[in-house]
Context: one part of a larger RNA
RNA sequence: GCGCGAACGCUGGCGGCAUGGCUAAAGCAUGCAAGUCGAACGUUUAAAGCCCCUUCGGGGGUGCAUACAGUGGCGAAAGGGCGAGGAAUACGUUCCUACGUACCCCGAGGUCGGGGAUAGCCCGGGGAAACCCGGAGUAAUACCCGAUGUGGUCCGUCGCAAGGCGGAUCAAAGGCUUCGGUCGCCUUGGGAGCGGGGAACGUCCUAUCAGGUUGUUGGUGAGGUAAAGGCUCACCAAGCCGAAGACGGGUAGCGGGUGUGAGAGCACGAACCGCCGCAUCGGGACUGAGACACUGCCCGGACUCCUACGGGAGGCUGCAGCAACGAAUCUUCCGCAAUGCGCGAAAGCGUGACGGAGCAAUGCCGCGUGCAGGAUGAAGCCCUUCGGGGUGUAAACUGCUGUCAGGGUUUAGCAACACAAUGAGCAGACCCAAAGGAAGGGCCGGCUAACUUCGUGCCAGCAGCCGCGGUAAUACGAAGGGCCCGAGCGUUGCGC
Repeated sequence: GCGCGAACGCUGGCGGCAUGGCUAAAGCAUGCAAGUCGAACGUUUAAAGCCCCUUCGGGGGUGCAUACAGUGGCGAAAGGGCGAGGAAUACGUUCCUACGUACCCCGAGGUCGGGGAUAGCCCGGGGAAACCCGGAGUAAUACCCGAUGUGGUCCGUCGCAAGGCGGAUCAAAGGCUUCGGUCGCCUUGGGAGCGGGGAACGUCCUAUCAGGUUGUUGGUGAGGUAAAGGCUCACCAAGCCGAAGACGGGUAGCGGGUGUGAGAGCACGAACCGCCGCAUCGGGACUGAGACACUGCCCGGACUCCUACGGGAGGCUGCAGCAACGAAUCUUCCGCAAUGCGCGAAAGCGUGACGGAGCAAUGCCGCGUGCAGGAUGAAGCCCUUCGGGGUGUAAACUGCUGUCAGGGUUUAGCAACACAAUGAGCAGACCCAAAGGAAGGGCCGGCUAACUUCGUGCCAGCAGCCGCGGUAAUACGAAGGGCCCGAGCGUUGCGC
């Protein structure tokens, strides 16, 4: 000098765009953050609506519209948060392949016949609750059996191979319809995108860590997986790594990038994007195309809460918010109008993703606090050699303008999804009034730009370094004046 997710002091007008718990990955009250489909299914009373009766408590009927609850499907593995752990099973670059892939796209073929249950509902029972048990009975795109086999898989055989032949085995579900169709379902090949696995190289400090290792290193066989592999297991061999730093200890998410610097480098990794890891702590599997699963399940630990003491419930490192910690970091806001995602044939529904608004000078940028005229120059204040000088065209005063803020009117745009309709919020245009509502902070001994007077008297104090102060202090305190920056200015901390 530059920089900052800053903090603190003094001060503070407006707007745009960003940014905002760096500390306790310590704990959390409350609300919301993942649903959707009636064009898969039964049930229509569980609500509302309509009609009737009514003892005014309620009861009965209807209802193709909606949907509570339930079965079923898809989603819930995304999106959102955080950086604890991890020094290599991560990340980055280049390459490789023994693999998987729901939804989407392209190609080929198929969708036949049958069956038994079970929620809901009804009846009965247990429990304080969470919830649970028994009986009867019902539907499906839920479940099961059989058939067929374009094809897939496996085996045999022929063939150098491509492939041929034979055998075994593996499917399916319907809904809506204007009966044209359409959306699905099953088998299989390919694709796209995404993912799994492997290798090389790169990736902090420490030798006051020098030896480490027994599934350890390799082989054979087997198991396991979507898949190679000591991944796991049995047996066999005795290997494997290491001063080019193994092993141990400390620290740390990595990269794109960011700051600084002429560069080399050094330091950093907030916000945004990619990857990884985590979800109260530890462990485990289930479901599923995909998880070992933040708002799923089970077990154990700690903690909190409810309880009728028998037993139960919970997990904000989602958005707000609370308390705590701390120098320090925001609203328990509005909306699904846009973008995107999930479901749905669609209408649409959901979405604290997102779009916005709010708070904070936290940062960057822009604008304003007026413009012109106005005295040999008011007053006040300061200095003075008492003549005068300074503040100073500064003010007053005169004329003018209308940025911003304020008030009113209005509608281009963000909006387009056939048309129409649709804006949470933002914004544009025009008019009105009126200089009104808007300047401070630090510094003035040298470095370093800016000087006098008074007070004080090694006191009180200043200070980044040198150093000032003990009676004329440009260095302390105040005043006048000046210098620098300006809605900021300084101080502290940290980096180059």